[in-house]
RNA sequence: CACCCAGAAUGCUACACCUGCUGCGAAACAGGGCCGGAAAGUUACAGAUCUCUUUGAACUUCACUAUGAGAGAUGGCUGAAUUGCAAGU
Numbered sequence: 001c002a003c004c005c006a007g008a009a010u011g012c013u014a015c016a017c018c019u020g021c022u023g024c025g026a027a028a029c030a031g032g033g034c035c036g037g038a039a040a041g042u043u044a045c046a047g048a049u050c051u052c053u054u055u056g057a058a059c060u061u062c063a064c065u066a067u068g069a070g071a072g073a074u075g076g077c078u079g080a081a082u083u084g085c086a087a088g089u
Base pairs, nucleotide, nucleotide: 002089003088007085012037013036017032018031019030020029022027035076041082042081043080045079046078047077048074049073050072051071052070053069054068
């Protein structure tokens, strides 16, 4: 330097749930909690899922919905990019 990977030791993080607070909302943040994670570190680039606004075909009509468009959320949904501990080769 490269590969490899829950992994003995050092550490890191913290699902669900509860409380507070912010937001129309998805959800975020803080505290508790600790299912798990070798990148469950970082990045919304490409998908996927979710929220809000708008459009509103067919149907007798209305409403609703499909469809299309825009604005957001999610990195512990997947891919991709990038950084990284120890052991081993």